About this RNA: Predicted 3D model of a 142-nucleotide RNA (Guanidine-I riboswitch aptamer) from Hyella patelloides LEGE 07179.

RNA sequence: AAUAUUUGCUUCUAGGGUUCCGAUUUAAGAGUUUAAAGUUUUUAAAUGACUGGUCCAAGAGAGGCAGGCUAACUGGAAUUUUUAACAACAGACAAUUUGUUUCAAGUCAGUAGCUACACGGCGGGAUAAAAGCCCGGGAGGA
Numbered sequence: 001a002a003u004a005u006u007u008g009c010u011u012c013u014a015g016g017g018u019u020c021c022g023a024u025u026u027a028a029g030a031g032u033u034u035a036a037a038g039u040u041u042u043u044a045a046a047u048g049a050c051u052g053g054u055c056c057a058a059g060a061g062a063g064g065c066a067g068g069c070u071a072a073c074u075g076g077a078a079u080u081u082u083u084a085a086c087a088a089c090a091g092a093c094a095a096u097u098u099g100u101u102u103c104a105a106g107u108c109a110g111u112a113g114c115u116a117c118a119c120g121g122c123g124g125g126a127u128a129a130a131a132g133c134c135c136g137g138g139a140g141g142a
Base pairs, nucleotide, nucleotide: 007066008065009064010063011062012061015056016055020053021052022050023047024046025045026044027043028042029041030040031039032038067115068114069113070112072111073110074109075108076107080105081104084101085100086099087098088097117137119140123135124134125133
């Protein structure tokens, strides 16, 4: 200096705003009341320095399931390759072929382990809106 890998899905949380629900406030109408106030209810608007439900949500937050890698152990299937021995055919010897056993590897499954490290703006973008979401393991820094 270059190349490859450091994964996917899902459930939550820190956090986030306000589309919907709820809550609160205001206004008008209706019920209750002799009347007023209060209270119940309907509609509309406003409010997230409204606790909440729905919703969004972490590369550097937490789990789960899978994937990947590792060597060892256990078990299975098939009879692939390798080492060695024996037997048979063959053969002067050797080489070659076949069978049995054996050594190691490969193959399928399970068990076990690993899946690291990580300071980070401004600004912009999406969604109803905003954010540790996305730009972004970026710019920059060590």